[in-house]
RNA sequence: AGAGUUUGAUCCUGGCUCAGGAUGAACGCUAGCGGUAGGCCUAACACAUGCAAGUCGAGGGGUAAGGUUCAGCUUGCUGAACACACGACCGGCGCACGGGUGAGUAACACGUUUGCAACCUACCCUUAACUGGAGGAUAGCUCCCGGAAACGGGAAUUAAUACUCCAUAAUAUUCAGACAGGGCAUCCUGUUUGGAUCAAAGCUCCGGCGGUUAAGGAUGGGCAUGCGCGACAUUAGCUAGUUGGUGAGGUAAUAGCUCACCAAGGCUACGAUGUCUAGGGGGUCUGAGAGGAUAGUCCCCCACACUGGUACUGAGACACGGACCAGACUCCUACGGGAGGCAGCAGUGAGGAAUAUUGGGCAAUGGACGAAAGUCUGACCCAGCCAUACCGUGUGAAGGAUGACGGCCCUAUGGGUUGUAAACUUCUUUUAUACAGGAAGAAACCUGCGAUCGUGAUCGCAGUUGACGGUACUGUACGAAUAAGCAUCGGCUAACUCCGUGCCAGCAGCCGCGGUAAUACGGAGGAUGCAAGCGUUAUCCGGAUUUAUUGGGUUUAAAGGGUGUGUAGGCGGACUAAUAAGUCAGUGGUGAAAUCUUUCGGCUCAACCGAAAAACUGUCAUUGAUACUGUUAGUCCUGAGUUAAGUUGAGGUGGGCGGAAUGUGUAAUGUAGCGGUGAAAUGCAUAGAUAUUACACAGAACACCGAUUGCGAAGGCAGCUCACUAAACUUAUACUGACGCUGAGGCACGAAAGCGUGGGGAGCGAACAGGAUUAGAUACCCUGGUAGUCCACGCUGUAAACUAUGAAUACUCGAUGUGUGCGACAUAUUGUACGCGUCUGAGCGAAAGCAUUAAGUAUUCCACCUGGGGAGUACGGUCGCAAGAUUGAAACUCAAAGGAAUUGACGGGGGCCCGCACAAGCGGAGGAACAUGUGGUUUAAUUCGAUGAUACGCGAGGAACCUUACCUGGGCUUAAAUGCAGAAUGACGUACCGGGAAACUGGUAUUCCCUUCGGGGCGUACUGCAAGGUGCUGCAUGGCUGUCGUCAGCUCGUGCCGUGAGGUGUCGGGUUAAGUCCCAUAACGAGCGCAACCCCUAUCGUUAGUUGCCAGCGGAUAAUGCCGGGGACUCUAACGUAACUGCCAGUGUAAACUGUGAGGAAGGUGGGGAUGACGUCAAGUCAGCACGGCCCUUUAUGUCCAGGGCUACACACGUGUUACAAUGGCCAGUACAAAGGGCAGCUACUUGGUAACAAGAUGCAAAUCUCUAAAACUGGUCUUAGUUCGGAUCGGAGUCUGCAACUCGACUUCGUGAAGGUGGAUUCGCUAGUAAUCGCGCAUCAGCCAUGGCGCGGUGAAUACGUUCCCGGGCCUUGUACACACCGCCCGUCAAGCCAUGGAAGCCGGGGGUACCUAAAGUCCGUAACCGCAAGGAGCGGCCUAGGGUAAAACUGGUGACUGGGGCUAAGUCGUAACAAGGUA
Repeated sequence: AGAGUUUGAUCCUGGCUCAGGAUGAACGCUAGCGGUAGGCCUAACACAUGCAAGUCGAGGGGUAAGGUUCAGCUUGCUGAACACACGACCGGCGCACGGGUGAGUAACACGUUUGCAACCUACCCUUAACUGGAGGAUAGCUCCCGGAAACGGGAAUUAAUACUCCAUAAUAUUCAGACAGGGCAUCCUGUUUGGAUCAAAGCUCCGGCGGUUAAGGAUGGGCAUGCGCGACAUUAGCUAGUUGGUGAGGUAAUAGCUCACCAAGGCUACGAUGUCUAGGGGGUCUGAGAGGAUAGUCCCCCACACUGGUACUGAGACACGGACCAGACUCCUACGGGAGGCAGCAGUGAGGAAUAUUGGGCAAUGGACGAAAGUCUGACCCAGCCAUACCGUGUGAAGGAUGACGGCCCUAUGGGUUGUAAACUUCUUUUAUACAGGAAGAAACCUGCGAUCGUGAUCGCAGUUGACGGUACUGUACGAAUAAGCAUCGGCUAACUCCGUGCCAGCAGCCGCGGUAAUACGGAGGAUGCAAGCGUUAUCCGGAUUUAUUGGGUUUAAAGGGUGUGUAGGCGGACUAAUAAGUCAGUGGUGAAAUCUUUCGGCUCAACCGAAAAACUGUCAUUGAUACUGUUAGUCCUGAGUUAAGUUGAGGUGGGCGGAAUGUGUAAUGUAGCGGUGAAAUGCAUAGAUAUUACACAGAACACCGAUUGCGAAGGCAGCUCACUAAACUUAUACUGACGCUGAGGCACGAAAGCGUGGGGAGCGAACAGGAUUAGAUACCCUGGUAGUCCACGCUGUAAACUAUGAAUACUCGAUGUGUGCGACAUAUUGUACGCGUCUGAGCGAAAGCAUUAAGUAUUCCACCUGGGGAGUACGGUCGCAAGAUUGAAACUCAAAGGAAUUGACGGGGGCCCGCACAAGCGGAGGAACAUGUGGUUUAAUUCGAUGAUACGCGAGGAACCUUACCUGGGCUUAAAUGCAGAAUGACGUACCGGGAAACUGGUAUUCCCUUCGGGGCGUACUGCAAGGUGCUGCAUGGCUGUCGUCAGCUCGUGCCGUGAGGUGUCGGGUUAAGUCCCAUAACGAGCGCAACCCCUAUCGUUAGUUGCCAGCGGAUAAUGCCGGGGACUCUAACGUAACUGCCAGUGUAAACUGUGAGGAAGGUGGGGAUGACGUCAAGUCAGCACGGCCCUUUAUGUCCAGGGCUACACACGUGUUACAAUGGCCAGUACAAAGGGCAGCUACUUGGUAACAAGAUGCAAAUCUCUAAAACUGGUCUUAGUUCGGAUCGGAGUCUGCAACUCGACUUCGUGAAGGUGGAUUCGCUAGUAAUCGCGCAUCAGCCAUGGCGCGGUGAAUACGUUCCCGGGCCUUGUACACACCGCCCGUCAAGCCAUGGAAGCCGGGGGUACCUAAAGUCCGUAACCGCAAGGAGCGGCCUAGGGUAAAACUGGUGACUGGGGCUAAGUCGUAACAAGGUA
């Protein structure tokens, strides 16, 4: 110090989450020791038991217990005495400290500051004075009585440092004077004169200790006071002792503290009052700090002591272990009455996630009493329990590689890792265990002795005292011996593999993992982190500048009020002077200690503890400074305003007037439609519409001018004119002299719609009705039409009231247009002021953008924001007639929601362009029959795959067996192949005979090679190891392939632009088949694609001339290049040539285009092929092959065999073939190819057969031989028919292949002769040697279901105006809420489950207040009877009051049938509202 998370990616805004530190903690796992600290955060809930406050006999009367001594005797009892001791009692002091708790309290409670001239203070210190006399009681004790007890009553008697009276007394109190001084208003202090009032206690060792009065000090308290110190305004008004005065009472003292009277005040937006919450501070945690949070332990203060009230005593209390009363609760009881208060220390129950021993001791420190010894002290000092925290320490150290065994992993003969780790060798002994020694904390008081001095203090020496504790510590012995876990390992965040699981089980702080290869679940191995602990949970601060003083924002992300006016408040021009409140500086006081920091020191170190310093950022006082702000006084004109003269405008209000249009009425002309729409219909019209003409009436709005215009604060304002009225600007400078700016509340204005009352109502037009559209159409469209729209008055008070941009002032480059003035000038033009616009710099901004009209640079003031949803909702308040407005939450829920820009994709957006895309044509498909493939169905099996385009004559270029993967049945088990090792053997095989469907099996016969004789080779069967699988996953993969698409695109380097994603280049203008080329250009180049290079074909040439060819020459034949020969030609096959917009004309800058141009075989890519960019579809293929993983594994998912199946058949679809005929069928005759194939082959030829074919025979491993045309042409026939068309189907007979044609082959022939007469919606192919049509060949193959596929040639068209539309594609642009990318996204009702919440007839509580009634204890007041000599008391009465009761309201909580909406929840229903022009913006 940051990181993760919104997106395909980016920047920003913004929330959520994490890493850090901390804790009085708790929980899980684990645990050697020690030191130091801490330990009921919950029920201020209830408490058994013990202890926690007594002491003094040197105050007193005394003697219950004990001790000592003595006496008696009954020898364990009685009695006596005490300078032992002491229960109970009187008396003194203490009990108001110490200890606990945090309920109450929002307060002078606390913190800090100051004051008391308005006060008190026992014990202690100092000073001064005094301490004389008298008296009567009472407790106890004794006796009697009541009661269960607690306790109470009566009689007699008695003491005091108890009580009372008298005396004395002032520097006390008070009254009346005088003088002096001081201060802070009342006043204070001192001196002095006179009057009045009030004291005391004794004990004694005779030293003293006490007692009383007064003054002072110290200590402790009381009161007052400035400032500081929670939340809520959905709490806005509160207050009658209330505020003040006078007088009195009261108090230690001031004071409405209390009372009487008088006045009417006091507090409050700088937050009164109310409600809720809370002890405050020093400090503690965190933080860079400012802050935020917190208040346990320790210290200070406060409050409380079962709950409420009350006083007494006392120096001090309204009193934790005192009293009285009331209440609740518990206990005892003889039922009549009594007792009690752990928020003291232990402890118990309860509550709770959770917090300890019914311990030891007064040895130390401190406290009470005492002269002291001493007693008491759960304060305190110690110990016990708890890893609760912090700190320390250990669990060993060194060497040791065969890198052991084992585990785990892997590419597995081996390697890696665990790991120097272990074993083993050597060493050490902290700690543990045993034994031994053994502290400091202790110095006093006191006792004894001594010294000084002189009888009482001080000092010295000695003695005495330890709970902890035989503890800390030290030594010796022993032996590596007694001692390691927890969490994590996807990213954040250090650390990775295997197995299991298979959206299951589970994990998770956030993002998110898990659906068969999970580094994220569970286990293992390994690793990382920390370590006697480690994790989790909870809470606080931090990170979070995410409430922003330091240190944020508001055009579009959340956020500018609709506008003005103006109150309080905040801020405010120039100059001078004074002052010194703010401000700054110095000094002084204070800011308790502890804590923090620094230094030093003590425990072996540290934690811990001690000392010193610093600090405590604060506050008070004082002195000084005077720039700025403030205040006061004076001056000024530039801010602001007034005045004069003009100008401008849809500024406002109220009247009057006008024409056009529309509608209606009347009259006329006129006749069949009008109107309306995408198309229609409703509607109007023969009772005369629409149309046209004239007149009249009505209401509303004001065409053209008219806009980037003008005016107004905003809303808003538009015919003309009059009246009234407001404003702005310009010029002039006469006047005032800061009069200003902003503006919480307040007040006013405020579109449309809406409401009230009364008018008005032409057109338009919510609601409504009808007609259409539609699946529906409560809509969009049409025909009507009410409220309303208009006017007057009143209300409402909201809008995307927007410039989504508050007001004001100042400053800051330019260009240009325009409105209204003024000035200069002869005009052109130009200056200046105020407005309204556009563009562009700097600057700003997340960017888009803003940019003198700022979103720039600054200042002032106001308003508003703090994740999304819930929600502008609920409740409450205010306003309103209502509608509603305003103010305005929470529970719950999500990890996002959002802004700007980028790249794509998409659009029922736009522009440009292309393509057999449409159009123009030709021929088909869809109807029939058959073939073939698919679906479905069937089946024992009908093996598997391919499924929109891009599956379906596809894998398959050929299923009778085989193939074959499927089914049924029968067999085999290291197997069909190969290798290695071992041991055995000489065969294997062949032939024959059995069984069998075969596979297979049984038997018989036959019986290897080489050799150096050691053996070797080969083969067979056996054993072991490796196998095998067309089983799964194409969503683990390679390779290959389809498609977009032979579309023109896809990218890179450098540079430049941008914060960035990214852009530019690749865009623009042209051009092209083309990102083809040219021009332009912050781009310049380049790559993969395009094109070209390659092949075939079209021309020619050269070379070559067999098997091809034959013009000329010769020979031969019935005839034929048949032969000699030839290279001319064709051809063959190699090399060349040729075409490049090269030339011409026109257009054009160019590229290029146009041309019936020339030339040329070919002309603008000549035609065809091969060639397929980056990528898309998790496209297809694990069944071509390869390959990771998983699965089967000897009774098989392996393998062999036979038979069957893949060929099934109500049906549906795709692709084809043949047809439906005369451009034809049939018969006869006559021609012309190319490209391929051929020896288990093609076969001439001959013969036979109607034929398929057979028999014979010849040539050819092929430019030599062979397989080879058909349509066409010529002639004839058929004559429009289900035919001489068509050939399905079926019957018979054959041929061929093959081990075998039944399921299930092809062909031939004879016979049979089905559907079909040109095919609905729809749809396919094709632009020239193309379509159409005709045949030929080949692969596979024994044969063939081939009508398929791949090639070859023959004959050989029609049409294209054109790009509006359909489909697909390319480029540019635009919108987007899409990015799985429109097959996208997404809204609402309903249905289901869960959750929180509002309303609600009511019901049940809670705290507080008010009124009235009643009223304990108690203070105070009054008081004749009673008591007392008296003082006084009892009793009685009165005021007040805790509590109780009654009543009506307000506030607040819980619950409630029913009900409202909200949120959440893989696959429910209905529609399709939004996002593209989202299909009605």
Background
The RNA shown here (small-subunit ribosomal RNA) has 1481 nucleotides and comes from a metagenome. Its mean pLDDT, the model's own confidence on a scale to 100, is 83. Rfam family: Bacterial small subunit ribosomal RNA. Rfam links the family to the GO terms ribosome and structural constituent of ribosome.